The RNA shown here (c-di-GMP-I riboswitch aptamer) has 85 nucleotides.

Order: sequence, then structure tokens, then C1' cells
RNA sequence: AUAAAAUAUGAGCAAUACUGCUGAAAAGCAGUGACGCAAAGCUAUAGGGACUAACUCCGUAAGGAAAUGUCAGCCAGUUGCUAAA
Repeated sequence: AUAAAAUAUGAGCAAUACUGCUGAAAAGCAGUGACGCAAAGCUAUAGGGACUAACUCCGUAAGGAAAUGUCAGCCAGUUGCUAAA
């Protein structure tokens, strides 16, 4: 330098649930707490995918369509730490 992530050290993150706040919702933030994670770091109209449906449109209604709202702990892109081999 390249490839790779089986195992290890030091450090790091924190699912579900409950409580509080924000939000129409999805979801987010904080606390408690750990299911897990070698990128569970970052990136969301200009890669794919998933969730929601306030506004809007259709409908007599039930309901349906539809991001400008979200998800990076779905894949992907990108940056980066590490002993042995």
C1' cells in the first nucleotide's frame, strides 16, 4: 500500500419497552435501560427501497390517490479507527 472482517484490546453507539416534550401522523429529542452493532460515523427531490397522509384531488359515504413530512439499526454511496494474519 492492497484485500478482508474470523478473533482480540482500548474506546464508542444504543433496539424494544416505559416516562416527558414536539408533531396531523410517520417519526424526532431527552431520561431510564441494553436487543444488538467493525462503520449502528455521515449522506434522504438529483441511486433503489420502506413508513406516514396534514394540505390537495377523487368519492354521497366508507374509502382511495398523492410528499412538500420521515427512515442511514434495509440495501447503497462516502469518510474513517484497529492488533494478529

Model confidence (mean pLDDT): 79 of 100.